[in-house]
This is a predicted structure of a 172-nucleotide RNA (Lysine riboswitch aptamer) from a bovine gut metagenome.
RNA sequence: GAUAGAGGCGCGGCAUUCAAAACAGUACCGCCGACCGAGGCAGCCAUUGCCGACAGCAGGUCGAUGAGAAAGGUUGUGCCGCCGAAGGGUCUGUCCGUGAAUGGCGCGGCGGGCGCCUGGGGGUGCGGUCAACAGCCGUACCACUGUCAUCAUUAUUUGAUGGAGUGCUAUC
Numbered sequence: 001g002a003u004a005g006a007g008g009c010g011c012g013g014c015a016u017u018c019a020a021a022a023c024a025g026u027a028c029c030g031c032c033g034a035c036c037g038a039g040g041c042a043g044c045c046a047u048u049g050c051c052g053a054c055a056g057c058a059g060g061u062c063g064a065u066g067a068g069a070a071a072g073g074u075u076g077u078g079c080c081g082c083c084g085a086a087g088g089g090u091c092u093g094u095c096c097g098u099g100a101a102u103g104g105c106g107c108g109g110c111g112g113g114c115g116c117c118u119g120g121g122g123g124u125g126c127g128g129u130c131a132a133c134a135g136c137c138g139u140a141c142c143a144c145u146g147u148c149a150u151c152a153u154u155a156u157u158u159g160a161u162g163g164a165g166u167g168c169u170a171u172c
Stems, first nucleotide, its partner, number of pairs: 001172005008083001010082006018076003029066002032063005039051003043105006086118003089114005095109004119145002122142008147163006
């Protein structure tokens, strides 16, 4: 340097969603009533455009009523790729989305770089995200687990301390 492996509640992806719960009697829309209202239409800005400025239905808030979703996220099942699996961070893009239109910023998605951080799963607390007390992300602590090193002890082993995957084991 190449190849092949190991850690287990192991990691991730897909399903023109296959099924279920939840989202939710929520959003949107229609009708009625009351109130606010000169501005309003986006996460922000600029330009343009549209609807308004008599309160009358521009728009907004609340209440009652009719009808009434979906996406993301989750679980199960099946299939696929795997063991820096993967996650995060950061930089980045002639890409996609985000409005009434265009441009810019921001945000999200999908890619790429950086061996920058994290060995792994779990529990608990805190923070973020989320409809959510689920899940996900980050972080601190706790024990567990795999691996190597050192020391002690040991037939086989066991224990203590410590490190990190740029690691460890095997073969060439």
Model confidence (mean pLDDT): 82 of 100. Of the family's consensus pairs, 96% are formed in the model.